[in-house]
Context: one part of a larger RNA
């Protein structure tokens, strides 16, 4: 891993509210006794519920308390309980199951290991050479020197013994710590044998939270015990009818609860409710103004203050590319501005038409993690698959078709069945159902099939305004002069460093010069004109569809793919094709009406829930059955029922089981890193 078996809302007593029987202004007995083969049968009325409230009492009563009250207000009164049973739910019990880390109580452990008492063992060999001691020297006597002995050390170097430094190997190990190589202590604070000591709110501890038997921030064992567990898993058989919620308020609350809301079921009374239209009404949000309250651009007009000029003792005068208040004109601008002012929404009616909700009381829930998408805001960076609130949708609890694939997007809400139609939203070249569909246009960039400012003779369409058959635009041929090198400046400045002025002449026409060039001149050229040519040619505006900015990580990879020049885009039109939408036939159910299964209508996705009908399992009672001519159980079969199931046949097995009606439970397994077997 599989199979099998076991494996979770129980029982006791109380509340409560439905539902059934009984008697009913009254129901009931408890203990106890009698009776008997067994009794649900008889005695037993003590108690308990109810028939009468109010008040703190005394007390008073359909009233009563409170008051100075005959007032007025509060609780009452104008009748239905009670006994036993079923079921939902509760409440106090382990109260659905499993499941802690703790916690407290009595005992068991120092054969591991910490330290401490007693009593005994152990340490191959090799180095080094302290004190001392004695000679000799040396001294006044010592101090000293200096040979020799001498054998001291938590002294050295190495076995055994004791540790356990570095690497490897070993990691379901030979081994729940070890193996090789290597390495530190080795006469000591050294290492060991035996006996024996300290115990869990302890002990011991050369101190690491070390260590008390393979496990110690507080040992195991049993017991209090079914500790608690607002946490986390798991709870077992079928169908039908309806169905949420992720909010509000409080909460040592924030992942729990508790009322509320939003769901169900039962009663009542009912027609109250929804939805459009009308009529009436609050209201200051969009927008929009600037009338207030703030912010503000230019400008006029003019206090005030600054500058400059005249005055200066003082009074003062003029003036302005200085700031500027008030006024004034044009021009903006607010969530917390408002002279205005909607669309929805909101309330509200003996209104109307449509349609079937709504309430109230009781009884059972669940839900207080929400999510995405449009719209209006706020936070934030007009960032986020962010966050928060308002309003609407989908998921959540919704399959089905579309979007390549994709809870939340778009279309549509599955009772069941059909080798029947129609349709949606999206499609119809091929993968792949349907148009290589018609009509007219645009793109050329594979733009479609991602992406800004910004730039550009890409093309389409619109509109305006120059110049042109008295010749335009662009080419190409020629002229592009004189006065003059203008004056100035300046070494020089002659069109062409600069500065000033830009005049006249000849002319078809030509700047006191558009731009290269010189040192300054020279040289090219430009406006300008004329000729060659022969029909359009410039400039703007607005507006389709395009191009460039366009660099990213496995592999083309920004069309699902093929491939497309339409099989792209806009604009119309016309066929198809497309779902569990819709229709069509036929069956099942539920609710309503109705003449009970005549018929109609209207429904019939679904989590957490709430309500309702039933299967089967084990046992009990009473009926009536089957069995060696074969029970129960296995095995297989093409039977049958909406399901949970139920039957019949073979075969097997080899002694007990069905059916009906009632009843009563130890009543249904796939999940709980469930238990136990087995393989």
């Nucleotide at each position: 891993a599989c199979c099998g078996g076991c494996g979770a809302g129980u029982u006791a007593c109380g509340g409560u509210a439905u539902c059934g029987u009984g008697c009913g202004a009254g129901g009931u007995u408890a203990a106890g006794g009698u009776g008997g083969a067994a009794a649900g049968a008889c005695c037993g009325g003590a108690g308990c519920c109810g028939c009468a409230g109010c008040g703190a009492a005394a007390g008073c009563g359909a009233g009563u308390g409170u008051g100075a009250a005959u007032a007025g207000c509060g609780c009452g009164a104008a009748u239905a309980g009670u006994a036993c049973g079923a079921u939902g739910c509760u409440g106090u019990a382990g109260a659905c199951c499993c499941g802690a880390a703790a916690c407290c109580a009595g005992g068991u452990g120092a054969c591991c290991u910490a330290c401490c008492c007693a009593u005994g063992g152990u340490c191959a060999g090799g180095a080094u050479g302290a004190a001392g001691g004695u000679g000799a020297g040396g001294u006044a006597a010592a101090a000293c020197u200096u040979a020799c002995u001498g054998g001291a050390g938590g002294u050295c170097c190495g076995a055994a013994c004791c540790g356990g430094u570095g690497c490897a190997u070993g990691u379901u190990a030979a081994a729940a710590a070890a193996u090789g190589c290597u390495c530190g202590g080795a006469u000591g604070a050294a290492c060991u044998g035996u006996g024996g000591g300290u115990a869990g709110c302890g002990g011991u501890g050369a101190a690491a939270u070390u260590c008390c038997a393979a496990a110690c921030g507080a040992a195991c064992c049993u017991g209090g015990a079914g500790a608690u567990a607002g946490c986390u898993g798991g709870u077992u058989c079928u169908c039908u009818c309806c169905g949420a919620a992720a909010u509000a308020g409080c909460u040592u609350u924030a992942g729990g609860g508790c009322u509320a809301g939003c769901c169900u079921c039962a009663u009542u009374a009912u027609a109250a409710g929804c939805a459009u239209a009308c009529u009436g009404g609050a209201g200051g949000u969009a927008g929009a103004g600037c009338a207030c309250u703030g912010u503000u651009a230019a400008g006029c007009c003019u206090a005030g203050g600054g500058g400059c000029c005249c005055a200066u003792c003082u009074c003062g005068g003029g003036u302005u590319a200085c700031c500027a208040a008030a006024g004034u004109u044009u021009g903006a601008u607010a969530a917390a501005c408002u002279c205005c002012g909607a669309a929805u929404g909101c309330c509200a009616g003996c209104u109307a038409u449509g349609u079937a909700u709504g309430a109230a009381u009781g009884g059972g829930a669940g839900u207080c993690a929400g999510a995405c998408g449009a719209u209006g805001a706020g936070u934030g960076a007009u960032a986020a698959g962010a966050u928060c609130c308002a309003c609407c949708g989908u998921c959540g609890a919704a399959a089905g078709g579309g979007g390549a694939a994709c809870a939340g997007c778009c279309c549509a809400g599955a009772u069941c069945g059909c080798c029947a139609g129609u349709u949606a939203a999206g499609g119809u070249c091929c993968c792949u159902a349907a148009a290589u569909a018609u009509a007219u246009g645009u793109u050329a960039a594979g733009u479609g099939g991602a992406a800004a400012a910004c730039g550009a003779u890409g093309u389409g369409a619109u509109a305006g305004u120059g110049c042109a058959u008295a010749g335009a635009c662009a080419a190409c041929u020629a002229g592009g002069a004189u006065g003059u090198u203008g004056g100035c400046u300046c070494a020089g400045a002659a069109g062409c460093a600069g500065c000033c002025a830009c005049c006249a002449u000849u002319u078809a026409a030509a700047g006191a010069g558009u731009g290269c060039g010189u040192a300054a001149u020279a040289g090219c050229u430009c406006a300008c004109u004329a000729g060659u040519c022969g029909a359009g040619u410039g400039c703007c505006a607005u507006u389709g569809c395009g191009c460039g900015g366009a660099a990213a990580a496995u592999g083309u990879a920004c069309c699902g793919g093929g491939g497309c020049u339409a099989a792209a885009c806009a604009u119309a039109u016309u066929a198809c094709c497309g779902a569990a939408a819709c229709u069509g036939c036929g069956g099942g159910u539920g609710u309503g009406c109705g003449u009970a299964a005549a018929g109609c209508a209207c429904g019939c996705g679904a989590u957490a829930g709430g309500a309702g009908a039933g299967c089967g399992u084990u046992g009990u009672a009473a009926g009536g059955g089957c069995a060696a001519a074969g029970a129960a159980g296995g095995u297989a079969g093409a039977c049958u029922g909406u399901a949970a199931g139920g039957a019949c046949u073979a075969c097997u097995g080899g002694a007990g089981c069905g059916c009906u009606u009632a009843c009563a439970a130890g009543u249904g397994a796939g999940a709980a890193u469930g238990c136990c077997g087995g393989u």

Predicted 3D model of a 679-nucleotide part of an RNA (large-subunit ribosomal RNA, domain II) from Leuconostoc gasicomitatum. Taxonomically the source falls in Leuconostoc (Bacteria, Bacillota, Lactobacillales, Lactobacillaceae). The RNAcentral record of the full RNA draws on ENA and SILVA. It matches the Rfam family "Bacterial large subunit ribosomal RNA". Rfam links the family to the GO terms structural constituent of ribosome and ribosome.